[in-house]
RNA sequence: CUGCCCGAAAGGUAAAAUCAGGGAAACCUGAUGACACAAAGUCAUGGAUCUAAAAUCAUCAUUUUUUUGUGAUCAUGAUCGCCAGACUGCCGAA
Numbered sequence: 001c002u003g004c005c006c007g008a009a010a011g012g013u014a015a016a017a018u019c020a021g022g023g024a025a026a027c028c029u030g031a032u033g034a035c036a037c038a039a040a041g042u043c044a045u046g047g048a049u050c051u052a053a054a055a056u057c058a059u060c061a062u063u064u065u066u067u068u069g070u071g072a073u074c075a076u077g078a079u080c081g082c083c084a085g086a087c088u089g090c091c092g093a094a
Base pairs, nucleotide, nucleotide: 007091012037013036017032018031019030020029021028022027035081041087042086043085045084046083047082048079049078050077055073056072057071058070059069061067
């Protein structure tokens, strides 16, 4: 120096759920919590999935040509603990 012991030990992150807050929602943030993770660190680049406020179209009801409800389409929104990719990377005794 390398290998095995060995993802052992010591550490790290933090699922679901609950509470508080943000948001139209998906979801996010904080606290509690611990399902799991050897990149479950970061990046929305490709794919996939989730939501649909606004917008557009259709339609119901209403009335004085507008308003309300419903349905459909659609990310500019979201998920990196969905997959891939890119960048970076700690500890390991006898």